[in-house]
Molecule: transfer RNA
Organism: bacterium
RNA sequence: GGCCCGGUAGCUCAGUUGGUAGAGCACUCGCCUGAAGAGCGAGGUGUCACCAGUUCGAAUCUGGUCUGGGCCA
Numbered sequence: 001g002g003c004c005c006g007g008u009a010g011c012u013c014a015g016u017u018g019g020u021a022g023a024g025c026a027c028u029c030g031c032c033u034g035a036a037g038a039g040c041g042a043g044g045u046g047u048c049a050c051c052a053g054u055u056c057g058a059a060u061c062u063g064g065u066c067u068g069g070g071c072c073a
Stems, first nucleotide, its partner, number of pairs: 001072007010025004019056001027043005049065005
């Protein structure tokens, strides 16, 4: 330098048929307990890495940039 995959909640990750952004864990509060753990109930205000474009509408499509990993040279 070329090609491929990834970047979404604190963490690990879903979400491409373009149409209200989600799960598990963690965390906070309440119930329970002598106390704690477990259990039960409630709680998400996220720049969907960034910029621009297409569209009535973009995490999703198009171009570019940054960044992590892999392969080739």